This is a predicted structure of a 93-nucleotide RNA (Glycine riboswitch aptamer) from a sheep gut metagenome. RNAcentral holds the sequence, with entries from MGnify. Rfam family: Glycine riboswitch aptamer. Gene Ontology term of the family: glycine biosynthetic process.
RNA sequence: GCGUUCCGGAGAGAGCGAUAUGAUCGCCGCCGAAGAGGCAAGCCGCCACAUGCAGAAUGUGCGGUGAAUCUUUCAGGCAAAAGGACGGGGCGA
Numbered sequence: 001g002c003g004u005u006c007c008g009g010a011g012a013g014a015g016c017g018a019u020a021u022g023a024u025c026g027c028c029g030c031c032g033a034a035g036a037g038g039c040a041a042g043c044c045g046c047c048a049c050a051u052g053c054a055g056a057a058u059g060u061g062c063g064g065u066g067a068a069u070c071u072u073u074c075a076g077g078c079a080a081a082a083g084g085a086c087g088g089g090g091c092g093a
Base pairs, nucleotide, nucleotide: 002092003091004090005089006088007087008086013028015027016026017025018024029078030077031076035074036072037071038070042065043064044063045062047061048060049059050058051057
C1' cells in the first nucleotide's frame, strides 16, 4: 500500500412552486471532504534562435511528464437518516 469490520468525521436554504412528510421535476440561492476535470516548480525531449570554439553548457520558445486539503463545481451535497476526503482500532492475504 490492498481487502474487510468497528469508531470518529466538516461545509452549505427543514427555500419557493407542482403537491402534501419523503422521493421526483421546475426555479432561485449556496457548499466541497465520494467520484471526476485543471494546473506550479522540477525533470525529459524535439526543433528553432541567441551566447559559446563547430564541444559542453546557459537562455528563450514548443511538446511531454508532473501534486494537493489549491482550483472548477460536471457529478454529488445543503433538518434527520444515508453518504463522506481523512484519521484511529481489530482481523486477513